Small-subunit ribosomal RNA, 3' major domain from an uncultured bacterium, 473 nucleotides, folded computationally.
The prediction has a mean pLDDT of 82.
Rfam family: Bacterial small subunit ribosomal RNA.
[in-house]
Context: one part of a larger RNA
Order: sequence, then structure tokens, then C1' cells
RNA sequence: UGACGGGGGCCCGCACAAGCGGAGGAACAUGUGGUUUAAUUCGAUGAUACGCGAGGAACCUUACCCGGGCUUGAAUUGCGCUGGACUGACGUGGAAACAUGUCAUUUUUCGGACCAGCGUGAAGGUGCUGCAUGGUUGUCGUCAGCUCGUGCCGUGAGGUGUCGGCUUAAGUGCCAUAACGAGCGCAACCCUUUUCGCCAGUUACCAUCGGGUAACGCCGGGGACUCUGGCGAGACUGCCAUCGUAAGAUGUGAGGAAGGUGGGGAUGACGUCAAAUCAGCACGGCCCUUACGUCCGGGGCUACACACGUGUUACAAUGGCCGGUACAGAAGGCAGCCACACAGCGAUGUGGAGCCAAUCCCCAAAGCCGGUCUCAGUUCGGAUUGGAGUCUGCAACCCGACUCCAUGAAGCUGGAUUCGCUAGUAAUCGCGCAUCAGCCACGGCGCGGUGAAUACGUUCCCGGGCCUGUACA
Repeated sequence: UGACGGGGGCCCGCACAAGCGGAGGAACAUGUGGUUUAAUUCGAUGAUACGCGAGGAACCUUACCCGGGCUUGAAUUGCGCUGGACUGACGUGGAAACAUGUCAUUUUUCGGACCAGCGUGAAGGUGCUGCAUGGUUGUCGUCAGCUCGUGCCGUGAGGUGUCGGCUUAAGUGCCAUAACGAGCGCAACCCUUUUCGCCAGUUACCAUCGGGUAACGCCGGGGACUCUGGCGAGACUGCCAUCGUAAGAUGUGAGGAAGGUGGGGAUGACGUCAAAUCAGCACGGCCCUUACGUCCGGGGCUACACACGUGUUACAAUGGCCGGUACAGAAGGCAGCCACACAGCGAUGUGGAGCCAAUCCCCAAAGCCGGUCUCAGUUCGGAUUGGAGUCUGCAACCCGACUCCAUGAAGCUGGAUUCGCUAGUAAUCGCGCAUCAGCCACGGCGCGGUGAAUACGUUCCCGGGCCUGUACA
């Protein structure tokens, strides 16, 4: 100097505790291991892999397997030679790729343009190495740390500064001080949300005036309000009281929409794990070159004695079912969103208006009101299976989603153990988007509606920070 301790001191964090809801038992969905397979492509593996790469595996994707082809090659491009345009039409074999025929058909400034064939130079490789690398990412951790210049101390490694007291969310600040300063981090500057003002009003709004309707900002109009979106204001322990040298702390204080970082986001220091990625991309080296390249058809990635992770739906009465009725936000829309009408129990179909959208469309559910069921494997639960359909798409057999009828499995709250969450949070309810022809989405990312309980405290578990100690290097 580090590392370490079932040493000590101080401090923090949903770390424990106090609470609420889950997981672990069931069925299903999904990922993984294993096993199987011609192949079940590859990667990710404690925390930091396992609804992860994948924000869409029927073909394609696709990298895997089987079979059939091609060899300057699927794509890009230089040079040489030869031929002709490109292209269109019609064949034959074939599962297609491909192979093989027939016919028609150029321009020119004579250099060529364009295409094909042959030869040749570059090709191509999701082949290997993330322990050769760049770039990017996870994690400790949004933890409060990590360093430098000069000076001083030490033979030196190094120390000091960065320690001590108080304080803070913070190496945040104050005081003290052989240190004085500085940098990267912290904070602030950025975005968003909460309040107000000014400016501006169309597609948004409608108080006042007028017109009009069965009804509706529907129309004239208005610039008040809501809202939209640009510029400002506002919060700073600024004021008051108490404590304190100060920094600061406390207060059911005042004022205020908001109070002590107001809430949320973006932002991740020096470094750690030879952490992850050569399959996103780039790149050194090695390897393949009639194949480890490439095209096509089919299959596989969807297998299934089993084990684990993450979820969804439940086991019911704070509930199920039926009828009536109310209220969002944020997104998206032309190969699109689709009002409305009709047909159908329905998925949907047929007509058909509007909208390139603050204009038109897509727009809730829990809730509330009434009825019914009365504790039962049930009017709970919906797996599984049979039948009949709809839609997308060349094509739903392997292997799609949805609808209707019938069927009606396990499951009566889950062992040891374990996870999330401190407020508009948890829980619960629906809605939207990306990908996308369709969709295996119960996933991911967002949005709003309803809306709790608890925190005595820091002894203990886990992780982290500072000081100190040491039989270790």
C1' cells in the first nucleotide's frame, strides 16, 4: 500500500423490521437444462444467463438436416476477346432451382452505350479465435468516490492533501489544519410534470349577442374560459421563531399552486469481473475455394419419461352471470383507419360516407343501478377433445389466429424456502404502440381509471461508504 476478520466505532440502502400483494402446489403460455433426433442452427450460464439476442420461425426469415442443381459464382466491380441489344412471346423435362429449344427485336457523333458468353483480377464464408482487437453493453452503482501539480515528510515503497470536529442525499459545506490549489465525479445547467401571467387563436373552446334544430359549437360571431405552444414569473432555508461560532438543523410557523433535491426522466467518475458480443457492424491471424461458397424443394428450429426460471388464468359471494347506464389518457391511420346501413348467434361479409387527420376514424374496463345464483368441484374454473365455420396468405398436414355448438380436466389458497413495493406507490381495471400479410403477445414498451396499509427502530441477514486494528502478501 492493499487484502482480510463469525475485531471495534460511525453511517446509508425496501437490507432487516412493520405492512400489502405475490412466487414455490394446479392447468396453460414462454425461455432454459436434459434427453431424443437426419437436423432439433448459434450465442447468453451465480448475483450480472433462463418472455435474454428474437420489436413477430407456416414458405421466406434460416445460419441446421435430407435431396436436386451452379462453379467468376446470388450481389458489386476492373481488364481482354467474342457475340448480340435490353426485352417480349411460345415451348420441352422438372418438385422448384435449373437445364434445353423456337420466333420476334437495337442505337451510334463509329469511340461507345446496354446486355450476354468465355478467360482473368478482385469474390464469397452466420467457418475458428471476444484469451489478438475496435466499437457497444452488463455489473459493483447514481455508490461518493478516483486522482493530479507544486510544497512538505520518509533511505524507499509511499504518505500528506482526501485526516479530525460538526454537517449533508453527496469528498455537500463549515471550522480546524504542512499543506496550498486544481481536475474527473456530486450538484446545477437539459427534458417533463404541478401554479400563474403575457402573446397567438384553427381543425380546439363557447361565457355574452343573434340565427337554427328532434338533438348537437350546427351557423354568424367571440378571444372570456378550457385547451394547444412560444416566451416569461415562481422555491432561494428567501422571511419568522428556537438551537448552533459557522455550515446547518428543528417548527401543525407565515405566505404560497408547490417547501427544504417538490415528483419523474436523461445523465453512470478512476476502475473491477482476460464479464458479454468475431451472429449487428468493423477488424488482425488461421482455415474452406466444383465448397465450410451459392440457388431451390421438403423437413427442422414447434420433438418430450423429466428438472428449473419467468408469466397468464384460477381455485370463487369484496364473486360469477344477465340487462341498463357513466367517465380517460397516450398513441396510430392511404396496399390504411373505417362511421353508418344491411346479412349472419358470431368470427366476419356486402354495400358505403368521411379522413393524408386538434377536422374523419379507431376510443375503455373496473364503476354505478336493477335482477339472479346461495357455498356446491357449483351458474366457480376453464384445460382437453369432437364437430361446424371465418380470415390472412402461392400455401395453415407437420405448424396460424379467431368464432359458434358440444365436451367440462386439474384446481377448495399451495412444504422448506423465496420475490416486489414507502404514494398517486403497491394492488387492481382496461386502452394503445412497435414488429407485422397473418400470428402462437399471457411477452416488451407506453397510457390513463380506481386507489390502500405500514415504517417502533437499526440488535440481526444482505450489499455499500468512512475511520481504526492485524499473526497475511